[in-house]
Source information:
Predicted 3D model of a 73-nucleotide RNA (transfer RNA) from a Lachnospiraceae bacterium. The organism belongs to Lachnospiraceae, within Bacteria. It matches the Rfam family "tRNA". Its family is annotated with triplet codon-amino acid adaptor activity in the Gene Ontology. Its mean pLDDT, the model's own confidence on a scale to 100, is 82.

RNA sequence: GCCGAUGUGGCUCAGUUGGUAGAGCAACGCAUUCGUAAUGCGUAGGUCGACGGUUCGAGUCCGUCCAUCGGCU
Repeated sequence: GCCGAUGUGGCUCAGUUGGUAGAGCAACGCAUUCGUAAUGCGUAGGUCGACGGUUCGAGUCCGUCCAUCGGCU
């Protein structure tokens, strides 16, 4: 230099054919316990890597860039 993959709560990942962003774990509160752990119930936390484009509507489609990983040279 060229090609490809990935990027979504703190972490690991879903999100189908474009139509209100979800789960598990973690955190916090309450209950339970003499207390802790475990367990049960509940709460909060995300503008979906960045900037544009298309569209009535974009996590999803298109372009450029950034980061990480892999391959080729």